This is a predicted structure of a 72-nucleotide RNA (transfer RNA) from a Candidatus Woesearchaeota archaeon. The same sequence occurs in records of 2 taxa. The coordinates come from a structure-prediction model, not an experiment, and the mean pLDDT is 82. The RNAcentral record of the sequence draws on ENA. Its Rfam family is "tRNA". Rfam classes the family as a transfer RNA.
RNA sequence: GCUGCGUUAGCUCAGUGGUAGAGCGCUACCUUGGUAAGGUAGAGGUCCCGGGUUCAAAUCCCGGACGUAGCU
Numbered sequence: 001g002c003u004g005c006g007u008u009a010g011c012u013c014a015g016u017g018g019u020a021g022a023g024c025g026c027u028a029c030c031u032u033g034g035u036a037a038g039g040u041a042g043a044g045g046u047c048c049c050g051g052g053u054u055c056a057a058a059u060c061c062c063g064g065a066c067g068u069a070g071c072u
Base pairs, nucleotide, nucleotide: 001071002070003069004068005067006066007065010024011023012022013021018055026042027041028040029039030038048064049063050062051061052060
């Protein structure tokens, strides 16, 4: 330098055009003599950045950034 893949909650990851989700973690409550475990509820998001397409974009297209793998 070229190519592929990845970037979504604190962490690990779903979601392939129509309300952004799960598990773990966190907070409150229930339960217990107390703790752990369990149960219920809740908080937490500029979907990496910019532009384009569309009635509508996390999702499609273009450019950029970062990470990763391969090639040279």